[in-house]
Molecule: RNase P RNA; transfer RNA
Organism: Gemmatimonadales bacterium
RNA sequence: UGGGCAGGGUGUGAUGGUCGCGGGCUUUCGCGCAGGCGGAGGCUCGAGGAAAGUCCGAGCUCCACAGGGCAGGCUGCCAGGUAACGCCUGGGCGCCGAUCAGGCGACGGACAGGGCCACAGAGAACAGACCGCCCGCCGCAAGGCGGGUAAGGGUGAAAAGGUGGGGUAAGAGCCCACCGCGCCACUGGCAACAGCGGCGGCACGGUAACCCCCAGCCGGAGCAAGGCCAAAUAGGCGGCGAGGUGUGGCCCACACCGCUCGAGCCGCGGGUAGGCUGCUGGAGGUGGCUGGCGACAGCCAUCGUAGAUAGAUGACCAUCCGUCCCUCGGGACGAACAGAACUCGGCUUACGGCCGUAUCCCCCGG
RNA sequence: GGCGGCGUAGCUCAGCGGUAGAGCACACGACUCAUAAUCGUGUUGUCGGUGGUUCGAACCCACCCGCCGCCACCA
Numbered sequence: 001u002g003g004g005c006a007g008g009g010u011g012u013g014a015u016g017g018u019c020g021c022g023g024g025c026u027u028u029c030g031c032g033c034a035g036g037c038g039g040a041g042g043c044u045c046g047a048g049g050a051a052a053g054u055c056c057g058a059g060c061u062c063c064a065c066a067g068g069g070c071a072g073g074c075u076g077c078c079a080g081g082u083a084a085c086g087c088c089u090g091g092g093c094g095c096c097g098a099u100c101a102g103g104c105g106a107c108g109g110a111c112a113g114g115g116c117c118a119c120a121g122a123g124a125a126c127a128g129a130c131c132g133c134c135c136g137c138c139g140c141a142a143g144g145c146g147g148g149u150a151a152g153g154g155u156g157a158a159a160a161g162g163u164g165g166g167g168u169a170a171g172a173g174c175c176c177a178c179c180g181c182g183c184c185a186c187u188g189g190c191a192a193c194a195g196c197g198g199c200g201g202c203a204c205g206g207u208a209a210c211c212c213c214c215a216g217c218c219g220g221a222g223c224a225a226g227g228c229c230a231a232a233u234a235g236g237c238g239g240c241g242a243g244g245u246g247u248g249g250c251c252c253a254c255a256c257c258g259c260u261c262g263a264g265c266c267g268c269g270g271g272u273a274g275g276c277u278g279c280u281g282g283a284g285g286u287g288g289c290u291g292g293c294g295a296c297a298g299c300c301a302u303c304g305u306a307g308a309u310a311g312a313u314g315a316c317c318a319u320c321c322g323u324c325c326c327u328c329g330g331g332a333c334g335a336a337c338a339g340a341a342c343u344c345g346g347c348u349u350a351c352g353g354c355c356g357u358a359u360c361c362c363c364c365g366g
Numbered sequence: 367g368g369c370g371g372c373g374u375a376g377c378u379c380a381g382c383g384g385u386a387g388a389g390c391a392c393a394c395g396a397c398u399c400a401u402a403a404u405c406g407u408g409u410u411g412u413c414g415g416u417g418g419u420u421c422g423a424a425c426c427c428a429c430c431c432g433c434c435g436c437c438a439c440c441a
Stems, first nucleotide, its partner, number of pairs: 002361003006357001008355003013320007021046011048337001052348002055346005060222004067252004072218005077091005092107001093105004108213002113211002115207003130153002132149007161179006180202001181200004186195003226277004236268005243257004270440003284303008321334005367437007376390004384421001392408005414430005
């Protein structure tokens, strides 16, 4: 220089002015005479890294003063972080990668039990003899019969460990060496694991994002949750009905209501679809110091950064900045994905330009 | 903003680990003076998309896309 890889910052600009939006504070004017609402002036604040998908976890509210279990669901190596998580950090193992930097992992258990492995193939797990090889007998020969074999070939996604040697009638972990596998001890490590040594039968296949077993976790519903005020109407009608209701299903417990003077459930119909609140001070942001490999934690200081409700930020002018074109006068443009709706911690998806950091490889030079 | 469901032939739908079906429609033939009905034969598929698990996925899992429905108060 070129090519990779990992993560960070920013968010079509900056300044000033004019008009126009929403909130807060303040000055003031009016309306309704319900709850409450509206206007003018001044100052000030005002969309994102994903605000998205709604995939996880919570805060918060209600069931509810409040219980136990079953079914069901989720996670799955180890150690940490966190309010918590299926997230993040570090490490281990496996796979991918110029075998580098890195990336991915749905990463407990197949000897607890069950299911499945289609087709092909002799045979798919208490799993085999199609071709072949060897021995014996019959036969002129082709070939046939019996026994042995699982090294070679074939079928298949997968076939009774692999390579080499010995041995054998031919073969086979039958025996040996190494690898692999299982068990045990020692060493390192908190651990997952790794290393090294010894012993051993030489393997009772795969599949658990199949059922399942093991360990851990989980009540449900959700801000359209919920609370308050005002107004209007039909506390209406019908069906089922002796038991029923209590925020997913089932059971137990407990509590309440009811049994024809009818609880509750289902359906039809009527009124109002108004206003306030929840609604922004949070596991908050920023800066510094300390500890830690890191995620992060602690301490100190400081800030007050949208709260809409048919749902708010746009237009114009000037100067500067940046990009492109150019006849060097100037002109045009201002990047993509994309707009909060209770609030956070994550994941996933979409995406353009700029800035800067760490690291790997090839080549060149010192 | 939140909650629930669906996506398979031209249309309406089954299918739930072993290689995709039914009815209607469509084409041709038969029958008929002709049409319809009827009968026979046949066509019709990236199973919404991408990736993963598995020997094998319409089916199991993850993410993405599109469509449909529900969520106020009186009571």